[in-house]
RNA sequence: CGCUCAUCGAGACGGGUGGAGGGGACGGCCCAAAGAAGCCCGGCAACCGGCGGAUAGAAAAACAAUCUGUGCGGUGCCAACUCCGGCAGAACGCCGCAGCGUACACGAACAGUACGGCGCUCUGAGAGAUGAGUU
Numbered sequence: 001c002g003c004u005c006a007u008c009g010a011g012a013c014g015g016g017u018g019g020a021g022g023g024g025a026c027g028g029c030c031c032a033a034a035g036a037a038g039c040c041c042g043g044c045a046a047c048c049g050g051c052g053g054a055u056a057g058a059a060a061a062a063c064a065a066u067c068u069g070u071g072c073g074g075u076g077c078c079a080a081c082u083c084c085g086g087c088a089g090a091a092c093g094c095c096g097c098a099g100c101g102u103a104c105a106c107g108a109a110c111a112g113u114a115c116g117g118c119g120c121u122c123u124g125a126g127a128g129a130u131g132a133g134u135u
Stems, first nucleotide, its partner, number of pairs: 002134007014041004021031003026085003042078003046075004050070006082127001087124004092119005101110002
């Protein structure tokens, strides 16, 4: 760099330093000199590991699984739903609106229906982030 799986509407008061940016890209919309990013302290607890307990069996030990506690280790994270949107589908609302045919002609009706556009809500996909594993 790529692939697979899982999770992503919860959580993280703040302090020091620093000195202009930040929220993945794009478009919005936000945060920021009443101080951004970065670094340190502090904190949170998603994944993996360690340690302890339980499930638990005649007793003991070991292995494995599940649950639980612990912040001890590896990462990660500490504004806003992954801040919102794009792609697809459905419901709802608003706007516009048929053809053929029924039927010889006109009109009504089929119908404000099928269909089209916009908005909004929900669902899914894609993309992204993080962890574990792997070529």
SAM riboswitch aptamer (S box leader) from a Chloroflexota bacterium, 135 nucleotides, folded computationally. The sequence was found by an Rfam model in a public genome assembly. Rfam family: SAM riboswitch aptamer (S box leader). Its family is annotated with regulation of gene expression in the Gene Ontology. The prediction has a mean pLDDT of 79.